[in-house]
The prediction has a mean pLDDT of 82. A computed fold for a 75-nucleotide RNA from a Candidatus Woesearchaeota archaeon, annotated as transfer RNA. Taxonomically the source falls in Candidatus Woesearchaeota (Archaea, Nanobdellati). It matches the Rfam family "tRNA". The family's RNA type in Rfam is transfer RNA.

RNA sequence: GGGCCCAUAGCUCAGCUUGGCUAGAGCAUCGGUCUUAUAAGCCGAAGGUCCUGUGUUCAAAUCACAGUGGGCCCA
Numbered sequence: 001g002g003g004c005c006c007a008u009a010g011c012u013c014a015g016c017u018u019g020g021c022u023a024g025a026g027c028a029u030c031g032g033u034c035u036u037a038u039a040a041g042c043c044g045a046a047g048g049u050c051c052u053g054u055g056u057u058c059a060a061a062u063c064a065c066a067g068u069g070g071g072c073c074c075a
Base pairs, nucleotide, nucleotide: 001074002073003072004071005070006069007068010027011026012025013024020058029045030044031043032042033041051067052066053065054064055063
C1' cells in the first nucleotide's frame, strides 16, 4: 500500500442479507415476595445518540459514501 470481517444496554450477544410494532434476550443492577438471615427461586422496574458524520427514502440499527477504533490475510 491492497483486500476481508467486526462495532447494538454495565458485560456476552440476537436483529442487518429481505428498510416499516415504541429496538430485544441472557447475565449483572434496583425494588418486592419468600427466609430467623443470606443465597437460590418467583414477580416487577430501570438501563440505548444501534461507533461518528453525511446522503437516499414517506420511513434507516438495517441501504450508499466518507471517517474512527479493533481483528485477520496479502504485499